[in-house]
Context: one part of a larger RNA
Molecule: small-subunit ribosomal RNA, 3' major domain
Organism: uncultured prokaryote
RNA sequence: UGACGGGGGCCCGCACAAGCGGUGGAGCAUGUGGUUUAAUUCGAAGCAACGCGCAGAACCUUACCAGCCCUUGACAUCCCGGUCGCGGUUACCAGAGAUGGUUUCCUUCAGUUCGGCUGGACCGGAGACAGGUGCUGCAUGGCUGUCGUCAGCUCGUGUCGUGAGAUGUUGGGUUAAGUCCCGCAACGAGCGCAACCCUCGUCCUCAGUUGCCAUCACUUCAGCUGGGCACUCUGAAGAAACUGCCGGUGAUAAGCUGGAGGAAGGUGGGGAUGACGUCAAGUCCUCAUGGCCCUUACGGGCUGGGCUACACACGUGCUACAAUGGCGGUGACAGUGGGAUGCGACGGGGCGACCCCGAGCUAAUCCCCAAAAACCGUCUCAGUUCGGAUUGUUCUCUGCAACUCGAGAGCAUGAAGUCGGAAUCGCUAGUAAUCGUGGAUCAGCAUGCCACGGUGAAUACGUUCCCGGGCCUUGUACA
Numbered sequence: 001u002g003a004c005g006g007g008g009g010c011c012c013g014c015a016c017a018a019g020c021g022g023u024g025g026a027g028c029a030u031g032u033g034g035u036u037u038a039a040u041u042c043g044a045a046g047c048a049a050c051g052c053g054c055a056g057a058a059c060c061u062u063a064c065c066a067g068c069c070c071u072u073g074a075c076a077u078c079c080c081g082g083u084c085g086c087g088g089u090u091a092c093c094a095g096a097g098a099u100g101g102u103u104u105c106c107u108u109c110a111g112u113u114c115g116g117c118u119g120g121a122c123c124g125g126a127g128a129c130a131g132g133u134g135c136u137g138c139a140u141g142g143c144u145g146u147c148g149u150c151a152g153c154u155c156g157u158g159u160c161g162u163g164a165g166a167u168g169u170u171g172g173g174u175u176a177a178g179u180c181c182c183g184c185a186a187c188g189a190g191c192g193c194a195a196c197c198c199u200c201g202u203c204c205u206c207a208g209u210u211g212c213c214a215u216c217a218c219u220u221c222a223g224c225u226g227g228g229c230a231c232u233c234u235g236a237a238g239a240a241a242c243u244g245c246c247g248g249u250g251a252u253a254a255g256c257u258g259g260a261g262g263a264a265g266g267u268g269g270g271g272a273u274g275a276c277g278u279c280a281a282g283u284c285c286u287c288a289u290g291g292c293c294c295u296u297a298c299g300g301g302c303u304g305g306g307c308u309a310c311a312c313a314c315g316u317g318c319u320a321c322a323a324u325g326g327c328g329g330u331g332a333c334a335g336u337g338g339g340a341u342g343c344g345a346c347g348g349g350g351c352g353a354c355c356c357c358g359a360g361c362u363a364a365u366c367c368c369c370a371a372a373a374a375c376c377g378u379c380u381c382a383g384u385u386c387g388g389a390u391u392g393u394u395c396u397c398u399g400c401a402a403c404u405c406g407a408g409a410g411c412a413u414g415a416a417g418u419c420g421g422a423a424u425c426g427c428u429a430g431u432a433a434u435c436g437u438g439g440a441u442c443a444g445c446a447u448g449c450c451a452c453g454g455u456g457a458a459u460a461c462g463u464u465c466c467c468g469g470g471c472c473u474u475g476u477a478c479a
Stems, first nucleotide, its partner, number of pairs: 001479002003476003007473007015463002019427005026319008034310002042053002064305007073129001077128002079125006087106002091102004109119003131294002134292003140288002142283003145279001147277001152191006158167003171182003197271004202239002205236004211229001216226002242265001245259005321420001325379005337368003342361002347356003386417001391412007433455007
């Protein structure tokens, strides 16, 4: 100087408390451990691994296993020889396919000094080499997590100390903040804080193939049409909030507190933004890369299987156990987004998944699009008109192909489950809870993830205690 203390003081944070809803019990989904297996590819490991890499494993993906094949190789550059086309396409044979053999048709490269001379493509050959998701994240770059959006981390000059170092950065107040004020052997400065950026909330201006009967006309009653941009909206430029004003308080300061005006008030809400560093944290399987290793194989191709196994254990979720509910009926109100090998109206068929037809739409124009909770009726506390697992059967869709191993529909079947031990998690407001909707990935497959809106609470006395953190101080046989 740090680190640590079941030392002290001060102060923060959904840290506790006060509340609301869960997890832990059940069934299922998903990830992991373990076990099994020819293989169940690999990584991630307290917080900060475990719906994580995977924003989507039937083949492919795929790295794993079995079998069958290839060896200058699926891919790149160079050399030699050969062919001028290459490529697409029809059919046949062997084969699981890769691959090997045969064949029909279309097409007949460019420059040219007309020399197979040059380029380009293919075939064959030799070797340099290719290739490796093989090892080392404790050799590395890059990227990321975490403490933590915590308020800290440092430097120059000066001063003090033999020195390591100290001072500044401590102290008195204050703040979300090393934020600001005052004081002070310090005076200044940098990286952080804040602000500048995006978005939501108010208004004004500009613009009108969305919106409006607001105003006028027409109407087969639909902004449909003429017409108009006033409003809604869209998207560009501005205005607006600064403790600016008033009272109180405070050291006359910084500030705190109450009020006025205001759409908004003391950081207005949210986002982006992550200092010096810590964890030899994570990643050599995104990529790049040193070293090591393989080279007729640890490389490459293919078929099939596996990653989906199942006595069990754990994490994260979904659905429930019901009446604030189930079922039936009625047909009110959103906001994001997405869509030309795509979204697919209307109409028709089917109990339904879905199918047929195919309008319109390069999309503020057409489509996805039906919002759901809401409202009305019924059921009357029961393993039930709760709950839906499991199983049988018949179908639908995608796809070369749903056996291992997809999703969905109809009928039948109806399991556990009556609110969950010890323990434990999230949340302070348009939040929790609850209700649907969209998107990425994607042929198909979502209870996951990312986003969108609807309805919409309770509680916070307080900081003694638990956890994490900041500053000062004290002890130490620790570094």